[in-house]
RNA sequence: UGCGAGAUAGAGCAGAGGCAGCUCGCCGGGCUCAUAACCCGGAGGUCGUUAGUUCGAAUCUAACUCUCGCAA
Repeated sequence: UGCGAGAUAGAGCAGAGGCAGCUCGCCGGGCUCAUAACCCGGAGGUCGUUAGUUCGAAUCUAACUCUCGCAA
């Protein structure tokens, strides 16, 4: 320098045009003599950034930033 993959909740990951979800974790409650397990509820996201397309974008397009891989 070129090509490819990736960036979504504290962590790990889904979601491929219609106001974002799962598991674990965290908080509150139940159960228990108590803890764990189990059950119920809750908080937590400007979907990497900035533009564009569209009635509508996490999703499509462009540029840029960062991470990983391949090539030189």